[in-house]
RNA sequence: GUCUUAUCGAGAGUGGCUGAGGGACCGGCCCUGUGAUGCCACGGCAACCUGUUCCCCUUUAAGGGGCGCAAGGUGCCAAUUCCGACGGAAGGAGCGAGCUUUCUGCCCGCCCGCCCGUAAAGAUGAGCG
Numbered sequence: 001g002u003c004u005u006a007u008c009g010a011g012a013g014u015g016g017c018u019g020a021g022g023g024a025c026c027g028g029c030c031c032u033g034u035g036a037u038g039c040c041a042c043g044g045c046a047a048c049c050u051g052u053u054c055c056c057c058u059u060u061a062a063g064g065g066g067c068g069c070a071a072g073g074u075g076c077c078a079a080u081u082c083c084g085a086c087g088g089a090a091g092g093a094g095c096g097a098g099c100u101u102u103c104u105g106c107c108c109g110c111c112c113g114c115c116c117g118u119a120a121a122g123a124u125g126a127g128c129g
Stems, first nucleotide, its partner, number of pairs: 001128001003127006013042005021031003026084003043077003048073003051069002054066005081121001085118004091112002094110003098106002
């Protein structure tokens, strides 16, 4: 960067300095002087890339796959990427109309909807330019 691709429900914070904002944008809803933000130090999480133990496969040149490790390069350490769009949906003693044997029964429309799928935008890694 109007590029490609993977992932995004898990996980992980203390201190110092600073001193009013922050959660990308818009709306909502949150966080915040019991200290936002930024910087620094130390710590941690994770396993994308490099590296690496063991095992397996194809084949001998190397390559691929799996369970791990965490030394290096990034990243990350409130809330699902905090929520939002579209489709589906268990379900709802939510709203309205109709039927009715009057049974909190049937039925139609609407609304909500943990959840499932797909997108959009964004973030991060790896690659490419």
Predicted 3D model of a 129-nucleotide RNA (SAM riboswitch aptamer (S box leader)). The prediction has a mean pLDDT of 80. It matches the Rfam family "SAM riboswitch aptamer (S box leader)". Its family is annotated with regulation of gene expression in the Gene Ontology.